[in-house]
RNA sequence: CCGUGCUAGACGGGGAGGUAGCGGUGCCCUGUACCUGCAAGCCGCUAUAGCAGGGUUGAAUUCCUACCCUAGGUUUAGGCUUGUGGGGUCUGGCCCGAACAAGUGGCGAAGAUGGUUGGGUCCUGCGCAACGGAAACCCAUGAACCCUGUCAGGUCCGGGAGGAAGCAGCAGUAAGUGGUCAUUUUCGUGUGCCGUAGGGGUGCCUAGCCGGAGCUAACUACUCGGUUACCGCCCAUGGGUGCUAAAUCGAAGGUAGGUGCACGG
Numbered sequence: 001c002c003g004u005g006c007u008a009g010a011c012g013g014g015g016a017g018g019u020a021g022c023g024g025u026g027c028c029c030u031g032u033a034c035c036u037g038c039a040a041g042c043c044g045c046u047a048u049a050g051c052a053g054g055g056u057u058g059a060a061u062u063c064c065u066a067c068c069c070u071a072g073g074u075u076u077a078g079g080c081u082u083g084u085g086g087g088g089u090c091u092g093g094c095c096c097g098a099a100c101a102a103g104u105g106g107c108g109a110a111g112a113u114g115g116u117u118g119g120g121u122c123c124u125g126c127g128c129a130a131c132g133g134a135a136a137c138c139c140a141u142g143a144a145c146c147c148u149g150u151c152a153g154g155u156c157c158g159g160g161a162g163g164a165a166g167c168a169g170c171a172g173u174a175a176g177u178g179g180u181c182a183u184u185u186u187c188g189u190g191u192g193c194c195g196u197a198g199g200g201g202u203g204c205c206u207a208g209c210c211g212g213a214g215c216u217a218a219c220u221a222c223u224c225g226g227u228u229a230c231c232g233c234c235c236a237u238g239g240g241u242g243c244u245a246a247a248u249c250g251a252a253g254g255u256a257g258g259u260g261c262a263c264g265g
Base pairs, nucleotide, nucleotide: 001265002264003263004262005261006260009057010056011055012030013029014028015027020046021045022044023043024042034054035053036052037051038050063258064257065256066255067254068253072249073248074247075246076245077244078243079241080240081239082238083237084236085235086234087233092231093230095226096225097224098223102220103219104218105216106215107214114210115209116208117207118206119205120204121203122199123198124197125196126195127194128192129191130189131188132187133186134185135184136183138179139178140177141176147172148171149170150169155164156163157162
């Protein structure tokens, strides 16, 4: 150096979580790299850290160590975004109130502020009108008999002359019924371009006189006070995010090095 046969080892790995710690089942990442049984209030072990059984491969590009690169995960802080709770004794917006004549606007020499005289609106009494109700008047109707007048026929009295009562009818009327233009009386009122007397006078309207230039908070601005968690802001807490930085673990890949035994040639 070659060949043959064994053994150590290997036959996926990693992250978070869980655990006193280690590994597994489960979840996630990478990726395709034996089989059976056990296993999440778990299963099996003890820093030599899955257990039990079976199979393949086997000293190497495949095993071990170190470094590089880096999929991916986790943690912390910041930025961005989003949810929840709280804060009106922080702070601004919004809203409300007060004050304010700086600005805008409005009124004003057809006369502002102010002063003064009078009236109305307001209240009360009286009167008038209106409206509504009732009654009277007027018209019509209206009594078989117990209303009136006239009373046909008929009845009664009388010798007769004549007289008496009186139904129907007709006319009129009482009680009652109906109607209404006008008129009269009476009662009432949230009626009134009314009248009269008194009262009242904050506000408003109106007329006149004096006087001669301001008045007005309607809007904006400034100031003060108040309410409100709707928005901004602040505090706390939760979620998302190769957006930024740091830390940590780290598959696959790459580089370098290391590593048996026996026999034969």
Bacterial large signal recognition particle RNA from a Bacillota bacterium, 265 nucleotides, folded computationally. Its Rfam family is "Bacterial large signal recognition particle RNA". It is annotated as a non-coding RNA gene. Model confidence (mean pLDDT): 77 of 100.